RNAcentral holds the sequence, with entries from Rfam and Ribocentre. This is a predicted structure of a 101-nucleotide RNA (Guanidine-I riboswitch aptamer) from Acetobacter orientalis NRIC 0481.
RNA sequence: GCAAUGGUUCGCUAGGGUUCCGGUCUGUUUAUGCAGAUGUCUGGUCCGAGAGCGAACGACCUCUGGUUGAGGUUACACGGCGGGACAAAAGCCCGGGAGAC
Numbered sequence: 001g002c003a004a005u006g007g008u009u010c011g012c013u014a015g016g017g018u019u020c021c022g023g024u025c026u027g028u029u030u031a032u033g034c035a036g037a038u039g040u041c042u043g044g045u046c047c048g049a050g051a052g053c054g055a056a057c058g059a060c061c062u063c064u065g066g067u068u069g070a071g072g073u074u075a076c077a078c079g080g081c082g083g084g085a086c087a088a089a090a091g092c093c094c095g096g097g098a099g100a101c
Stems, first nucleotide, its partner, number of pairs: 007057006015047002020044002022041001023038006058074006076096001078099001082094003
């Protein structure tokens, strides 16, 4: 001084906020209801991981004369600032990026 690859989808979780529902407060009201505020409300809906979990598919290898089938491998992974989307935020996306080792 210098690379490339590191698959796809689904379900869920850590996490995340506040459109909707619910909760709480305020106003009005006998009350129901209506309106406003509040995520510094445990929640339901919602978003959600490359470096979290699980599954399916895919890829590769071996056995098998061939097909079918069986077995195996699919490792490792520190990390901003800033920007973007939806109502909003985030471990979402930019991004296995910049940088570091």
Its Rfam family is "Guanidine-I riboswitch aptamer". From the family's description: This family represents a conserved RNA structure found upstream of the ykkC and yxkD genes in Bacillus subtilis and related genes in other bacteria. The coordinates come from a structure-prediction model, not an experiment, and the mean pLDDT is 78.